[in-house]
Context: one part of a larger RNA
């Protein structure tokens, strides 16, 4: 000098764009934040739009969030083979023929409640049996596996096969912090044969067999950490660091576990655990803010219990729509950038006033005063957009930008510094005491180094200090 998710001090108009829990992955009151489809189906209530209840179907694995763990095929690039893939796209066929059964409701029962039990009825794109198949498994022979209908008659579903597009598991080589005050580490450990499992390779499991593999080029152990891209900073090599955005990975009170499902070992599913909060009729239940806002508590420090789904994108439906704390906005903080203001021009009697004086005088200073103008800004009225995907409707932001008009300099400057180093001096008080200090160093009675005060210098809505980085 530069930089910051910055805090403190002192001050403090505006605007735009960004940005804002780094500590305690500390514990949470409220409220929201995943729905949705009646054009899959019973029922149910209502005078009617229509609500509601349960089955069913897709979506709740995705967006949000956090960074605890993790030194690792986690990333990162570069390549590989033994895989899968719901909605999408092309292509090609097909959608025949039957059963049984539940759940809402209804009766009854037990329960403080959470919620259960028992009985009868019913339906379906719900479950099922059969049958066909250019597929699968088999050298063959021969075995195996599918459907589902709805409507307003345009559509829109289902099943099987094969391709595609994206996406996803798998595996390698290379490169990835700090220690040797960590020197030896390993029995499923290394390979081999079979079998098992998986969507798929593979000790991924498993039973035989062999004694292998790692290592001073740093194994194992420890201790620290999410990795990149991007960012600081440097002429650069390099250093530091990994906020906001973007990707990848990991978490979801704490550990484990599997269901369902293309897909999860699933934040707002499930079951167990352990700790904590809560209700209780003491028999027993309920709960997870690292979502958006808010709380408390620790901390130098970090914000609204706000609008709209108008856009953009999602999820669900033929659609209309309905959700949608993603987003889009708008309020808070000078935390940062950058922009813009606090006026112009004219004015010397060099007014008064304060300082300093060699007492003549001079410095503040054209500054003021007044004149004269302007009006960014600010206030007030008046008009009044785009952003809307143009046939038509549909803005939260917002009567907000902007634009005319009127008023009146009217609403806006401060905080460090002045011995050197380092731009800027003096006069008063104090007297090695009060104090000052980034270093060197001032102070012990003429202090440009304290403390006030005129003056001056530097940067300006900021400016100092602090505290880390180059």
């Nucleotide at each position: 000098g530069g930089a910051u998710g910055a805090a403190u001090g002192c001050u403090g108009g505006c605007g735009a764009c960004a940005u804002g829990g780094a500590u305690a992955a500390g514990g949470c009151a409220u409220g929201c934040a995943a729905g949705u489809c009646g054009a899959g189906u019973g029922g149910g209530u209502u005078u009617a739009g229509a609500c509601c209840c349960a089955c069913g179907g897709c979506a709740g694995a995705c967006g949000a969030g956090g960074u605890a763990g993790u030194a690792a095929c986690a990333c990162g690039u570069a390549g590989g083979a033994a895989c899968a893939u719901a909605c999408c796209c092309c292509a090609a066929a097909g959608u025949c023929a039957g059963g049984a059964a539940u759940a809402a409701u209804u009766c009854g029962g037990c329960g403080a409640a959470a919620g259960c039990c028992g009985a009868g009825c019913u339906a379906a794109u719900a479950c099922u049996u059969g049958a066909u198949a250019c597929c699968c498994c088999g050298u063959a022979a021969g075995g195996g596996a599918a459907a589902a209908g709805a409507u307003u008659u345009a559509u829109c579903g289902c099943u099987c096969u094969g391709g595609g597009a994206g996406u996803g598991g798998c595996c390698u080589g290379c490169g990835c912090a700090a220690u040797a005050u960590c020197a030896g580490c390993u029995a499923g450990u290394u390979g081999g044969u079979g079998a098992g499992g998986u969507a798929a390779u593979g000790g991924c499991u498993c039973a035989c067999c062999a004694a292998g593999g790692c290592u001073a080029a740093g194994a194992c152990g420890u201790u620290u950490a999410g990795g990149g891209g991007a960012g600081c900073u440097g002429a650069g090599a390099g250093g530091c660091a990994g906020a906001c955005c973007c990707c990848c990975a990991c978490c979801g009170a704490u550990g484990g576990a599997a269901c369902u499902g293309a897909g999860a070992a699933a934040c707002g599913g499930u079951c167990c655990u352990u700790a904590c909060u809560c209700c209780u009729a003491c028999g027993g239940g309920a709960g997870g803010c690292c979502g958006c806002a808010g709380u408390c508590g620790a901390g130098a420090a970090u914000c609204u219990u706000c609008c709209a789904c108008a856009a953009u994108g999602g999820g669900c439906g033929c659609a209309a729509g309905c959700c949608u704390g993603a987003u889009g906005g708008a309020g808070c903080g000078a935390u940062g950038u950058c922009g813009c203001g606090u006026g112009a021009u004219g004015g010397a009697u060099g007014a008064a006033g304060u300082g300093c004086u060699u007492c003549g005088g001079u410095a503040c200073g054209u500054a003021a005063a007044c004149a004269u103008c302007u009006u960014u800004u600010a206030u007030g009225a008046g008009g009044g957009a785009a952003a809307a995907a143009g046939u038509u409707u549909u803005g939260a932001u917002u009567g907000u930008a902007c634009c005319u008009c009127a008023u009146g300099a009217a609403u806006a400057a401060g905080g460090g510094g002045c011995u050197c180093c380092u731009a800027a001096c003096u006069c008063u008080g104090u007297g090695c005491c009060a104090g000052c200090a980034g270093g060197a160093g001032c102070g012990g009675u003429a202090a440009u180094a304290c403390a006030g005060a005129g003056g001056c210098c530097c940067c300006a809505a900021g400016c100092a200090u602090u505290a880390u980085c180059c």
Small-subunit ribosomal RNA, 5' domain from a metagenome, 470 nucleotides, folded computationally. The RNAcentral record of the full RNA draws on SILVA.